[in-house]
RNA sequence: UACUUAUCAAGAGAGAUGGAGGGAUUGGCCCAAUGAAGUCUCAGCAACCAGCCAUUCGGUAUGGUGCUAAUUCCAAAUGGCUAUCCGAUGUCUUGCAGAUGAGAC
Numbered sequence: 001u002a003c004u005u006a007u008c009a010a011g012a013g014a015g016a017u018g019g020a021g022g023g024a025u026u027g028g029c030c031c032a033a034u035g036a037a038g039u040c041u042c043a044g045c046a047a048c049c050a051g052c053c054a055u056u057c058g059g060u061a062u063g064g065u066g067c068u069a070a071u072u073c074c075a076a077a078u079g080g081c082u083a084u085c086c087g088a089u090g091u092c093u094u095g096c097a098g099a100u101g102a103g104a105c
Base pairs, nucleotide, nucleotide: 003103004102005101006100007099008098013042014041015040016039017038021031022030023029025076026075027074028073043068044067045066048064049063050062051060052059053058072097077094079092080091081090
């Protein structure tokens, strides 16, 4: 990298360093010199895996990950509904893509 599976409307940031980008892609819209990405320290959130305690509902937060602007920031493909002369619009379902965990190779 590709495969299987679960979840993705909740939650949770300060300091140091750094010095212009970042939000996966494309478009939009945002964030950023009142300091982006990256790195380090400390803190926090969550509860996927393991552990522990209970027990069939769970609890805990010790270890392994993960996460800490905006619903995965919104849209992307198909279809339904709404609306219309048509189109635009609005809304919903499913899917695609992506992210994270666990498993398998």